[in-house]
Context: one part of a larger RNA
Molecule: small-subunit ribosomal RNA, 5' domain
Organism: metagenome
RNA sequence: GAACAAACGCUGGCGGCGUGCCUAACACAUGCAAGUCGAACGAGAAAGCGGGCUUCGGCCCGCGAGUAAAGUGGCAGACGGGUGAGUAACACGUGGGUAACCUGCCCGGAGGUGGGGGAUAACCCUCCGAAAGGAGGGCUAAUACCGCAUAGCAUCUCGGGGUCUACGGCCCUCGAGAUCAAAGCUAGCGCCUACUUGUAAGCUAGCGCCACCGGAGGGGCCCGCGGCCCAUUAGCUUGAUGGUGAGGUAACGGCUCACCAUGGCGACGAUGGGUAGCCGGCCUGAGAGGGUGAUCGGCCACACUGGAACUGAGACACGGUCCAGACUCCUACGGGAGGCAGCAGUGAGGAAUUUUGCGCAAUGGGGGAAAUCCUGACGCAGCGACGCCGCGUGGAGGACGAAGGCCUUCAGGUCGUAAACUCCCGUCAGGCGGGACGAACACCGGGGAGAUGAAUAAGCUCUCCGGCUGACGGUACCGCUGGAGGAAGCCCCGGCUAACUCCGUGCCAGCAGCCGCGGUAAUACGGAGGGGGCGAGCGUUGUUC
Numbered sequence: 001g002a003a004c005a006a007a008c009g010c011u012g013g014c015g016g017c018g019u020g021c022c023u024a025a026c027a028c029a030u031g032c033a034a035g036u037c038g039a040a041c042g043a044g045a046a047a048g049c050g051g052g053c054u055u056c057g058g059c060c061c062g063c064g065a066g067u068a069a070a071g072u073g074g075c076a077g078a079c080g081g082g083u084g085a086g087u088a089a090c091a092c093g094u095g096g097g098u099a100a101c102c103u104g105c106c107c108g109g110a111g112g113u114g115g116g117g118g119a120u121a122a123c124c125c126u127c128c129g130a131a132a133g134g135a136g137g138g139c140u141a142a143u144a145c146c147g148c149a150u151a152g153c154a155u156c157u158c159g160g161g162g163u164c165u166a167c168g169g170c171c172c173u174c175g176a177g178a179u180c181a182a183a184g185c186u187a188g189c190g191c192c193u194a195c196u197u198g199u200a201a202g203c204u205a206g207c208g209c210c211a212c213c214g215g216a217g218g219g220g221c222c223c224g225c226g227g228c229c230c231a232u233u234a235g236c237u238u239g240a241u242g243g244u245g246a247g248g249u250a251a252c253g254g255c256u257c258a259c260c261a262u263g264g265c266g267a268c269g270a271u272g273g274g275u276a277g278c279c280g281g282c283c284u285g286a287g288a289g290g291g292u293g294a295u296c297g298g299c300c301a302c303a304c305u306g307g308a309a310c311u312g313a314g315a316c317a318c319g320g321u322c323c324a325g326a327c328u329c330c331u332a333c334g335g336g337a338g339g340c341a342g343c344a345g346u347g348a349g350g351a352a353u354u355u356u357g358c359g360c361a362a363u364g365g366g367g368g369a370a371a372u373c374c375u376g377a378c379g380c381a382g383c384g385a386c387g388c389c390g391c392g393u394g395g396a397g398g399a400c401g402a403a404g405g406c407c408u409u410c411a412g413g414u415c416g417u418a419a420a421c422u423c424c425c426g427u428c429a430g431g432c433g434g435g436a437c438g439a440a441c442a443c444c445g446g447g448g449a450g451a452u453g454a455a456u457a458a459g460c461u462c463u464c465c466g467g468c469u470g471a472c473g474g475u476a477c478c479g480c481u482g483g484a485g486g487a488a489g490c491c492c493c494g495g496c497u498a499a500c501u502c503c504g505u506g507c508c509a510g511c512a513g514c515c516g517c518g519g520u521a522a523u524a525c526g527g528a529g530g531g532g533g534c535g536a537g538c539g540u541u542g543u544u545c
Stems, first nucleotide, its partner, number of pairs: 001545004006541005013391006019384002021349001026347003030344003035075003040072002048063006082302003092226007101219003106215004111210003114148001116146002123138006154179009164169001184207006193200003228274003235265003240262008277299004281292004304325005327338004355381001357380003363377001364375004394424004404415004428486001430481005438472001443467008489534005494515003500529005510517002
């Protein structure tokens, strides 16, 4: 000099964009942060309103409403959001390998979707419990569950052929045998068949379901290389190193197990200890390098502490389950409930870090055919000069120079065109008025075209026009109004280093980054006048280069 997630002191007008617990991975009151689908399924209230009956207690019917709440089932809850504790490791970065692998939803291709069965929640009844919750009996549905059929290029076994090969095998292909699937829902038509309108069978369309091949995106595993400190850590290792076989996994593997062998690592630093999430980046620097890893992005790890598995395409699962522990809370003392390192917020710690805000309008995500629902992701607003950037606090004229202050050699000098005064402009803030972009989708209404189809039904695809939708926000922006009116401080002036005099003090009080100042004329202390620097900031402290 530059920089900062800064803090502290003095000061503080406005705006834009950023940014804000670096400490206790300390403990947490309260609210919210993950649901959704009735077009998978069975059931199904109440208040209130209307009507009828009444023995005046009440009862029945309709609307409310196939709504609410709940249940079965599906998908989502493995994403998104937080944190950096642990980790010196294939965790990360980079480059490869997988002939050792997986992949829900999505896309392309090609095929199928036949026919049955038995249950069970909800509900009703009985019972246990203070509660949390639970037990028994009875009824019922499904895209829930279970057989059967069908079976290709799926899988396995056997046999044959071919390409490639790292010689282990991989891929393609032919034949035989064995094994394994599925679920329906919605809308329209209903010509032909059945019965009475209409419905059923049936047909068609859309969404699904099953098995397979391929893709995209996502992941698992393996390897080369790379990036901290201590040798005042020198030896370490028994599933340890390898083999055979088996188990296990999506998959290789000592991953696990039985048996066998005796190996494996290490001064090119093993082992141990300390410290630490890694990177893109960020800061500095001419660069090389050094430092760092906040915000944003990628990866990893963690979710009160430790352990475990279940479900699932995916978890060993932050707002799931089980066990143990510490802590907090409830209890009828038998037993239960909880986990903010989500967003706000509280206490504590600390030099120090914000609102218990608004909205799903946009973007994105989950569910749904859709309407739409959910979304503290996100979009915004609020607070803090915490940072960067921009703007303002006025401009021009104005004296041989007011008053006043300071200095003085007493002539004067200086503050100083500074002020007053005159003429202007009109930013920002204030007031009044107008007033957005972000919105186009989805959807609704209308028109056109196309494929399918028996169809001028319906649905589907494409396209045109119109309509609806804004948290921010009456904000930005624009216009008008008035009038210099509301808006300057902080540090320094001995040398380094830019800026000097007077008074006070008298090795005192004090200053100080280094050298050093102060003991009676101190440009170094304190005040004043003057000056220098920066300016809504200026200094100090801390840290890095």